Transfer RNA from an uncultured bacterium, 71 nucleotides, folded computationally. It matches the Rfam family "tRNA". The family's RNA type in Rfam is transfer RNA. Rfam describes the family as follows. Transfer RNA (tRNA) molecules are approximately 80 nucleotides in length. It was read from a public genome assembly. Model confidence (mean pLDDT): 83 of 100.

RNA sequence: GGGCCUGUAGUAAAGUGGUAUUAUGCAGCAUUCGCAUUGCUGAGGCGCGAGUUCGAUUCUCGCCAGGUCCA
Numbered sequence: 001g002g003g004c005c006u007g008u009a010g011u012a013a014a015g016u017g018g019u020a021u022u023a024u025g026c027a028g029c030a031u032u033c034g035c036a037u038u039g040c041u042g043a044g045g046c047g048c049g050a051g052u053u054c055g056a057u058u059c060u061c062g063c064c065a066g067g068u069c070c071a
Base pairs, nucleotide, nucleotide: 001070002069003068004067005066006065007064010024011023012022013021018054026042027041028040029039030038047063048062049061050060051059
């Protein structure tokens, strides 16, 4: 330098043109003599920019970051 893959709550993933989901973590409440467990509630997120579209996390282009292969 080039090819391919990935980028989604703190962490690990799912998702797919029409309100973004699960687990765990975090906070509060209940339960307990207390802790743990369990249950309920809540906060928290689509890498950045542009385009297509009535509507983009999803499609297209560019950039950035990471991984992998080739030189």